């Protein structure tokens, strides 16, 4: 140097242009004589910038960073 591929909550992840979701974690609460499990809430996120659209996590281009191939 070329070409793919990934990047979404601390942490592991799912999302077919139209309300960002689970799982776990953490605070608080219940319940228990205590722990630990259970149940209730809360918490917290699209890898940076631009374009397209009415509307982007999702299409498109530049970059960054992982990763794999080729030279």
């Nucleotide at each position: 140097g070329c070409a793919c591929c990934g990047u979404u909550a601390g942490u592991u992840u799912a999302g077919u242009g139209g309300u960002a979701g689970a799982a776990u974690g953490u605070g608080a609460g219940c319940u228990u004589c205590c722990c630990a499990a259970g149940c209730u809430u809360a918490u917290g996120g699209c890898c940076g910038g631009a374009g397209u659209u009415c509307g982007a996590g999702u299409c498109u281009c530049c970059g960054a960073c992982g990763g794999u191939g080729c030279a």